[in-house]
The prediction has a mean pLDDT of 77. Bacterial RNase P class A from a Gammaproteobacteria bacterium, 372 nucleotides, folded computationally. The model forms 94% of the base pairs in the Rfam consensus. It was read from a public genome assembly, where an Rfam model found it. Its Rfam family is "Bacterial RNase P class A". Rfam links the family to the GO terms tRNA processing, ribonuclease P activity and dimeric ribonuclease P complex. Lineage of the source: Bacteria > Pseudomonadati > Pseudomonadota > Gammaproteobacteria.
RNA sequence: GGAGUCGGCCAGGCAACCGCUGCGAUUCGUCGCGGAGGAAAGUCCGGGCUCCACAGGGCAAGGUGCCAGGUAACGCCUGGGGGGCGCGAGCCCACGGAAAGUGCAACAGAGAGCAGACCGCCCAAGCGCCGCAGCAAUGCGGCGACGGCAAGGGUGAAAGGGUGCGGUAAGAGCGCACCGCGCCGGUGGCAACAUUCGGCGGCACGGCAAACCCCACCUGGAGCAAGGCCAAAUAGGGAAGCGCGCGGGCCUUCGGGCCCGCACCCGCGGCUCGCGGGGGCUUCCGGGUAGGUCGCUCGAGGCUCGCGGCGACGCGAGUCCCAGAUGGAUGGUUGCCCUCGACAGAACCCGGCUUAUCGGCCGACUCCCUUU
Numbered sequence: 001g002g003a004g005u006c007g008g009c010c011a012g013g014c015a016a017c018c019g020c021u022g023c024g025a026u027u028c029g030u031c032g033c034g035g036a037g038g039a040a041a042g043u044c045c046g047g048g049c050u051c052c053a054c055a056g057g058g059c060a061a062g063g064u065g066c067c068a069g070g071u072a073a074c075g076c077c078u079g080g081g082g083g084g085c086g087c088g089a090g091c092c093c094a095c096g097g098a099a100a101g102u103g104c105a106a107c108a109g110a111g112a113g114c115a116g117a118c119c120g121c122c123c124a125a126g127c128g129c130c131g132c133a134g135c136a137a138u139g140c141g142g143c144g145a146c147g148g149c150a151a152g153g154g155u156g157a158a159a160g161g162g163u164g165c166g167g168u169a170a171g172a173g174c175g176c177a178c179c180g181c182g183c184c185g186g187u188g189g190c191a192a193c194a195u196u197c198g199g200c201g202g203c204a205c206g207g208c209a210a211a212c213c214c215c216a217c218c219u220g221g222a223g224c225a226a227g228g229c230c231a232a233a234u235a236g237g238g239a240a241g242c243g244c245g246c247g248g249g250c251c252u253u254c255g256g257g258c259c260c261g262c263a264c265c266c267g268c269g270g271c272u273c274g275c276g277g278g279g280g281c282u283u284c285c286g287g288g289u290a291g292g293u294c295g296c297u298c299g300a301g302g303c304u305c306g307c308g309g310c311g312a313c314g315c316g317a318g319u320c321c322c323a324g325a326u327g328g329a330u331g332g333u334u335g336c337c338c339u340c341g342a343c344a345g346a347a348c349c350c351g352g353c354u355u356a357u358c359g360g361c362c363g364a365c366u367c368c369c370u371u372u
Base pairs, nucleotide, nucleotide: 001368002367003366004365005364006363007362008361009360010359012337013336014335015334016333017332018331020035021034022033023032024031025030037343041354042353044352045351046350047349048348049223050222051221052220061219062218063217064216065215066080067079068078069077070076081095082093083092084091085090096214097213101212102211103208104207118153119152120149121148122147127144128143129142130141131140132139133138161179162178163177164176165175166174180203181201182200183199184198185197186195187194188193227294228293229292230291237285238284239283240282241281242280245262246261247260248259249258250257251256264278265277266276267275268274301320302319303318304317305316306315307314308313338341
């Protein structure tokens, strides 16, 4: 100098004027202070809080899935193990069980699950054919598959270890050596696991469980429009007191209630007829609605030190208060400057994950080149 990896941070700045919203003060005129994010987002996990449900256990359903730790909890985080990728810093992985059972594997291919023979290789034995010899039994030579083989080729995502030597008709863990694999033991580690230690086994039982399933663990439901409190007007419910036009019918708990007719009151502008409607007043109680209010923001809180821990994190001390609306505020105009400004707007709160994001800064580290 170039290329790259990981972690953290910022998110246009300043000023003036005019607004909006919460709180406090007020001499009621105003004044002071606070006022979006790293994701406020997706609502995908986990919890707090609230209401409902709930003896205990089991089934079902859903979720999680290497080990240890952190945490209020988690599917999150930290550290470690194993596997894969990268020269490396580092990155990625739903990473329990396939000798409990069921199931799946398109196309290609001879054969895809206690596998198989298309091309190929081989005639040692047996078999068939041909030739030669022999009186014959038989011997010798050659060819072949309905015989042997699984090295080599070929198919496939995947074809039942690899290399070499021996061996053989040709071959093959068939035998042997080394590598690999599996099992048992020892050793190290809390564990996952590791092993350069010892022994055994020619290697037997391929893959898929984000297929059913098995194993272990976890999970009650709904959500701030949760939920609590105060509480009009009108109508309806209950109680008490006062009041009850006449006649008839029915029911009755004997308090009264219902129906019909006449009368009364109201409406259809007035009157008459007609039609429709009406059953009193006062006080108190309780439930609900409109509305108001609480929940609502001081919290698993931020910052700075110290201590413990590799770390996530924990403990202690000091210090700070940092939106809280409910038609829903956080804005507008202007001026100056710069590197010309991305994604995006709280609605009960918090811990995560994921996704979106102009540009820039800081720290640690890796590889390559050059110079000294």